[in-house]
RNA sequence: CUCUUAUCAAGAGCGGCGGAGGGAAUAGGCCCAUCGAAGCCCGGCAACCAGCAAGCCAUGUGCUUUGCAAGGUGCUACAUCCUACAGGUCAAGAAAGAUCUGGUAGAUAAGAG
Numbered sequence: 001c002u003c004u005u006a007u008c009a010a011g012a013g014c015g016g017c018g019g020a021g022g023g024a025a026u027a028g029g030c031c032c033a034u035c036g037a038a039g040c041c042c043g044g045c046a047a048c049c050a051g052c053a054a055g056c057c058a059u060g061u062g063c064u065u066u067g068c069a070a071g072g073u074g075c076u077a078c079a080u081c082c083u084a085c086a087g088g089u090c091a092a093g094a095a096a097g098a099u100c101u102g103g104u105a106g107a108u109a110a111g112a113g
Base pairs, nucleotide, nucleotide: 001113002112003111004110005109006108007107008106013042015041016040017039021032022031023030026084027083028082029081043076044075045074048072049071051068052067053066054065055063056062057060080105085102086101087100088099089098090097
């Protein structure tokens, strides 16, 4: 980098350093930020993988089960901040809209190449 699977409206600081930008990319919108952005540190949250215990049965190194737990990652404004493509429903009727489903893109984890 590519592919596969799962998840993505929950949760997490009134801390220190830092100094102007930030919310992935493009466009539009809406926001955050000198009452300090990004980044780093500390703190915190979380059960994807690994681990431990229990439960279940077809007893398999099984399990779309439960609990414990931060070892490996991850996360820590706003739904992945919202929309963008296709279709359904509602509304409207030469416009603008609301809502649902799917797709694309992206993020994270695990596995494969």